[in-house]
Predicted 3D model of a 94-nucleotide RNA (c-di-GMP-I-GGC riboswitch aptamer) from Robertmurraya korlensis NBRC 107688. The model forms 95% of the base pairs in the Rfam consensus. Lineage of the source: Bacteria > Bacillota > Bacilli > Robertmurraya > Robertmurraya korlensis. The sequence was found by an Rfam model in a public genome assembly.
């Protein structure tokens, strides 16, 4: 290259509380520790999720840019969903 997590230094930080952005999915800060040998970093492939806008019905109504509601979808979001690239401490190892 590979492998491992035993030891040795030591790393992040789930659920949940709270502040803050955000239509929402989520995201940042603080506490908090379920668990992580990459639970570091990148939306490239898959995959989940939201749906303000937009667009196609469907509802109410004399219309309307109005009101109810279902689908799709641009755009977003999840690296602790897999996968892939980099990059990294310690041990074993050519």
């Nucleotide at each position: 290259a590979c492998a491992g997590a035993a030891a040795a230094a030591g790393g992040c930080a789930a659920a949940c509380c709270u502040u803050c952005u955000g239509a929402a999915a989520a995201g940042a800060g603080g506490g908090g520790a379920c668990g992580c040998a990459a639970a570091g970093u990148c939306g490239c492939a898959g995959g989940u999720c939201u749906a303000a806008g937009g667009u196609a019905g469907u509802u109410a109504g004399a219309a309307g840019u109005u009101u109810u509601u279902u689908g799709c979808u641009a755009a977003g979001a999840c690296g602790g969903c897999u996968g892939g690239a980099c990059u990294g401490c310690c041990u074993g190892g050519a």